This is a predicted structure of a 72-nucleotide RNA (transfer RNA) from Stereum hirsutum FP-91666 SS1. NCBI's taxonomy places the organism under Eukaryota, Agaricomycotina, Russulales, Stereum, Stereum hirsutum. It is recorded under the gene name tRNA-Gln-CTG-7-1. It matches the Rfam family "tRNA". By type it is a transfer RNA. RNAcentral holds the sequence, with entries from GtRNAdb. Its mean pLDDT, the model's own confidence on a scale to 100, is 81.
[in-house]
RNA sequence: GGCUCGGUAGCGCAACGGUAGCACAUCUGUCUCUGAGACAGAAAGUUCUCGGUUCGACUCCGAGUCGAGCUA
Numbered sequence: 001g002g003c004u005c006g007g008u009a010g011c012g013c014a015a016c017g018g019u020a021g022c023a024c025a026u027c028u029g030u031c032u033c034u035g036a037g038a039c040a041g042a043a044a045g046u047u048c049u050c051g052g053u054u055c056g057a058c059u060c061c062g063a064g065u066c067g068a069g070c071u072a
Base pairs, nucleotide, nucleotide: 001071002070003069004068005067006066007065010024012022013021018055026042027041028040029039030038031037048064049063050062051061052060
């Protein structure tokens, strides 16, 4: 340099083009002498960036950027 894959909540991951969810963690409440634990609830997202297509984009297209792998 070329090719392939990936970037989504604090962490790890989902999501036919049609309200962005799950688990853990965090916070609140109940039970408990306390811790832990169980249960119930809450909060937390510029979906890597900029454009394009579309009535509508995490999803499709182009360029860029970061990471991993393959190849020369």